The prediction has a mean pLDDT of 79. The RNA shown here (c-di-GMP-I-GGC riboswitch aptamer) has 79 nucleotides and comes from a Candidatus Cloacimonadota bacterium. The sequence was found by an Rfam model in a public genome assembly.
RNA sequence: UUUGAAAAAGGCACAACCUGAGUAAUUAGGUGUCGCAAAGUUGCGGGUCUAUUAGAUAUAGACAGCCGGACUGCCAAAG
Numbered sequence: 001u002u003u004g005a006a007a008a009a010g011g012c013a014c015a016a017c018c019u020g021a022g023u024a025a026u027u028a029g030g031u032g033u034c035g036c037a038a039a040g041u042u043g044c045g046g047g048u049c050u051a052u053u054a055g056a057u058a059u060a061g062a063c064a065g066c067c068g069g070a071c072u073g074c075c076a077a078a079g
Base pairs, nucleotide, nucleotide: 001078002077003076004075011036012035016031017030018029019028020027021026034065040071041070042069044068045067046066047063048062049061050060051059052058
């Protein structure tokens, strides 16, 4: 520098259930372990969702485990 086929140290944790927060989307902790080589960080672009609203292309929010961008990083293999 490239790659993530095999292996592996360490890591994350879907659904469901319990407790708390929120009008809601959703979220914090616990059990759990569907999966993940960035399922680490970031609402920057797109997208989806929620609330308000007569309605919206408006306002306020949510999702990083929807796609892309940016930043950072573990292990292994090859060069």
It matches the Rfam family "c-di-GMP-I-GGC riboswitch aptamer". The literature on the family includes a 2009 paper in Nat Struct Mol Biol by Kulshina et al., "Recognition of the bacterial second messenger cyclic diguanylate by its cognate riboswitch". Gene Ontology term of the family: cyclic-di-GMP binding. The source organism's lineage runs through Bacteria, Pseudomonadati and Candidatus Cloacimonadota.